RNA sequence: UGAAAGUGUACCUAGGGUUCCGGGGUGCUUAUUUUGCAUUUGUCUGGACCGAGCGGUACAGAUCCUGCUGUCUUUGUGUGACAGUAGGAUUACACCUUGGGGAUAAAAGCCCGGGCGGG
Numbered sequence: 001u002g003a004a005a006g007u008g009u010a011c012c013u014a015g016g017g018u019u020c021c022g023g024g025g026u027g028c029u030u031a032u033u034u035u036g037c038a039u040u041u042g043u044c045u046g047g048a049c050c051g052a053g054c055g056g057u058a059c060a061g062a063u064c065c066u067g068c069u070g071u072c073u074u075u076g077u078g079u080g081a082c083a084g085u086a087g088g089a090u091u092a093c094a095c096c097u098u099g100g101g102g103a104u105a106a107a108a109g110c111c112c113g114g115g116c117g118g119g
Stems, first nucleotide, its partner, number of pairs: 007060006015050002020047002022044001023041006061091012093114001095118002098115001100112003
C1' cells in the first nucleotide's frame, strides 16, 4: 500500500413517522341532541405499522477439538484426506465527527454504510 473475512433469519427493545383505525378542532348535513360527509391536527398518550453493523433473546450457519461410521490411499496395520454423525468450544473488536441520497403514506439508530474524514 492492497485484498479477503468479520454470517443469516425470527421475536423484541431504543427510536420513528402518519397511509389505515381511533382521538381532538372546524364546517356542512341530519331531527335541537343521534348519524353521515368534508377538512385539519402526530407539539394526539393510543390500535396497527417501520425498526438497529457497533442493543437484547433464540435458532441456524461457519471455524476448531474429541469420539464413532463409511470411502480413498496402502501387501497389511498405521497415518493422512474426504463425507456423515454425536458431544464440546469459539463466533472477537467497533471510539470521535458528519454531509448527502433512497424506499415506503411518511419518517427513523431502516438501506447506500463497519460509507467519507480524523484518531
Molecule: Guanidine-I riboswitch aptamer
Organism: Bacillota bacterium